[in-house]
Context: one part of a larger RNA
RNA sequence: GCCUGCGAGUUUAUGUGUACUGCGCAUGACUAAGGGGGAGACUCCGGAGUCGAAGGGAAACCGAGUGUGAAUAGCGCGUUAGUAGUACGCAUAAGACCCGAAGCGUUGUGAGCUACCCAUGAGCAGGAUGAAGUCUGUAGAAAUACAGAUGGAGGUCCGAACCCGUGAGCCGUGCAAAACUCUGGGAUGACUUGUGGGUUGGAGUGAAAAGCUUAUCGAACAACGUAAUAGCUGGUUCUCUCUGAAAUAUGUUUUGGCAUAGCGUCAUGUUAGUUGGCAGGUGGGGGUAGAGCACUGGAAGGAACAGACAGGGAGAAAUCUCGCUUUUCCUAUCAAACUCCGAAUACCAUCUGUGUCACAUGGCAGUAAGUACGUGGGGGCUAAGCUCCACUGUACAAAAGGAGAAGAGUCCUUGAUCUCAAGUUAAGGUCCCUAAAUUCAUGCUCAGUGCAUCACAAGGAUGUGGAAUCUCUUAGACAAUGAGGAUGUUGGCUUAGAAGCAGCCAUCAUUGAAAGAAAGCGUAACAGCUCACUCAUCGAGAGAUUCUGCGCCGAAGAUAAUCGGGGCUUAAGCAUGAUACCGAAACUGAGGGUUUGAUCUUCUUAGGAAGGUCAAGCGGUAAGAGAGCGUUCUGUUUGCAAUGAAGCCAAAGGGGUGACCCAUGGUGGAGCGUACAGAAGUGAGAAUGCAGGC
Numbered sequence: 001g002c003c004u005g006c007g008a009g010u011u012u013a014u015g016u017g018u019a020c021u022g023c024g025c026a027u028g029a030c031u032a033a034g035g036g037g038g039a040g041a042c043u044c045c046g047g048a049g050u051c052g053a054a055g056g057g058a059a060a061c062c063g064a065g066u067g068u069g070a071a072u073a074g075c076g077c078g079u080u081a082g083u084a085g086u087a088c089g090c091a092u093a094a095g096a097c098c099c100g101a102a103g104c105g106u107u108g109u110g111a112g113c114u115a116c117c118c119a120u121g122a123g124c125a126g127g128a129u130g131a132a133g134u135c136u137g138u139a140g141a142a143a144u145a146c147a148g149a150u151g152g153a154g155g156u157c158c159g160a161a162c163c164c165g166u167g168a169g170c171c172g173u174g175c176a177a178a179a180c181u182c183u184g185g186g187a188u189g190a191c192u193u194g195u196g197g198g199u200u201g202g203a204g205u206g207a208a209a210a211g212c213u214u215a216u217c218g219a220a221c222a223a224c225g226u227a228a229u230a231g232c233u234g235g236u237u238c239u240c241u242c243u244g245a246a247a248u249a250u251g252u253u254u255u256g257g258c259a260u261a262g263c264g265u266c267a268u269g270u271u272a273g274u275u276g277g278c279a280g281g282u283g284g285g286g287g288u289a290g291a292g293c294a295c296u297g298g299a300a301g302g303a304a305c306a307g308a309c310a311g312g313g314a315g316a317a318a319u320c321u322c323g324c325u326u327u328u329c330c331u332a333u334c335a336a337a338c339u340c341c342g343a344a345u346a347c348c349a350u351c352u353g354u355g356u357c358a359c360a361u362g363g364c365a366g367u368a369a370g371u372a373c374g375u376g377g378g379g380g381c382u383a384a385g386c387u388c389c390a391c392u393g394u395a396c397a398a399a400a401g402g403a404g405a406a407g408a409g410u411c412c413u414u415g416a417u418c419u420c421a422a423g424u425u426a427a428g429g430u431c432c433c434u435a436a437a438u439u440c441a442u443g444c445u446c447a448g449u450g451c452a453u454c455a456c457a458a459g460g461a462u463g464u465g466g467a468a469u470c471u472c473u474u475a476g477a478c479a480a481u482g483a484g485g486a487u488g489u490u491g492g493c494u495u496a497g498a499a500g501c502a503g504c505c506a507u508c509a510u511u512g513a514a515a516g517a518a519a520g521c522g523u524a525a526c527a528g529c530u531c532a533c534u535c536a537u538c539g540a541g542a543g544a545u546u547c548u549g550c551g552c553c554g555a556a557g558a559u560a561a562u563c564g565g566g567g568c569u570u571a572a573g574c575a576u577g578a579u580a581c582c583g584a585a586a587c588u589g590a591g592g593g594u595u596u597g598a599u600c601u602u603c604u605u606a607g608g609a610a611g612g613u614c615a616a617g618c619g620g621u622a623a624g625a626g627a628g629c630g631u632u633c634u635g636u637u638u639g640c641a642a643u644g645a646a647g648c649c650a651a652a653g654g655g656g657u658g659a660c661c662c663a664u665g666g667u668g669g670a671g672c673g674u675a676c677a678g679a680a681g682u683g684a685g686a687a688u689g690c691a692g693g694c
Stems, first nucleotide, its partner, number of pairs: 001694006011094013028051003034045004055062002065077004097235002100232001104225006115199009124189001126158003129154001133150007162186003167182003201217001203213003238628006248261005262367002264364007277354008290341001291339002296335003300331005306325002309323001311322004370396004374391006401412003417592004422588003428582003431566003437579001439578006450568002459553002463550010480537005486510003491505003516531001519530003593618011629683001631680006638673003647667004653662003
């Protein structure tokens, strides 16, 4: 991991609600403990007691009334049907749907491991070093010093046994729940070790690490209290039908929990000229959007009056000028906490229409972690798939189908009861993947721009299309080619030089078809090459500007890496228009089921059941309500079975919406079913579930 089995709302008591049953309508209902009988089921006593038949008041007390009150007023609470049982729902008390802590307490068991202590024993190859002391000698009066021998000290040195465990490797389903290999530390000592003994659970022991106290230690282990508690996690077993939420408010030692309200469901009742919804009419209040500057404030420019005021400038000074302060006016403005103004919506009331819910009481809930999108806002950076509100907006949640390449929240005014070799459409599409136009008409784009969006700026450019305006042009334009482009003069000044062309001033005249005292290159200065301007050749358009469509550059990222892909260029791109077609669980067609309501018929145990017609419905999580299937046992009932019960095997027989039921064949070898009631150890795929098997 798989298979098989087991595995979770139970029981008792009390209360309460619903349904049913007994008795009862005040001459009410029921017994409890206990006792008698009986094999038992059950039955007979037992009225102690409980509930009910009257309430109101704090009470005295009064009483269909009473309390308040001065009140005969008003107002509050009242003005007769129950009671006992059974089933089911829920609550409370109990282990209380099941499993799950870490822990707490009580009583014991442990020092054969380990810590320390006590008693008594044992062990330490070999080598090295050479303390004190002693002896001899020398010196000395001596103390003593020196030298040589001797001696054998030490938590001394090297290093086996022994003890330890430094570094690395190896192992890491191991040889091993700590080993092995190499390496390393101590090795006469605060050494190591045998045996016996002692100390323990808030206690011991500890050269102290909260170490160790039998693979267990920041409080051992065992049993018990004990099914501790768990606002937490996980799990909670058959079917069909009807309805169907919430993720909000208030409070909370409260924020991942609860309580109450809101929203769901079921029952009963009330209302039918009602209530709620929708549409229209009428009447209301408002201070938002916008707008405005009349108030409160902000802020720009200008003008004027005043003040005599920080300072600067001018003047000999008077004074002038700039500046400073305050106010007023003009122009143009800003505001969530400004308003002289002021909508749309929304809200309230009422009338009319439409036509179906609404409300009250009671039983049972779940929910109180929401999310995206759109719109109006606060926070943030007018960041976030961010965060907090509102529209009790839409969707998802709890909603599938189609589109969006793929996607909870976007789009389809799309809401799936079931079936179909059917049709029509929505959004979106129609070259291939891929159902449907390689459709039609007119343009544009050459950049693979683009082929839905996100996804691109300022700026730049004879890309190209359209619309306009202006200028030149057969009296010959624009471009190109040929020729000229001169003279006074090297203008004057300046300057080393300045000759069209460093700079300053002037910028005339002549010849001529035309030619600047020169627009550019060039020289040290000249020279030289062009240009403007003119003629000739040629022969029909040329140039400038504005607006605009589609493109280009600007444009740098991690796969060659994307339009979903292939691929596409008079498109399969863009723009405008047209006609077809495809396309969903939408709509339509045909048939069936079921719920509710209305109505008709038949049957009836009179509760209801079955059938027909019509209408409206039938997505669904949490949850509420209803109807059933199956398992085991009990009672009654009547059946099956060795001519073969149960069980098991067999996809392909039949029935039922379904849980399931019936048949057939094989196997098996002894019990099993129907109907009606009753009682439950009553349904498994999940719980890191439990046991077994593989």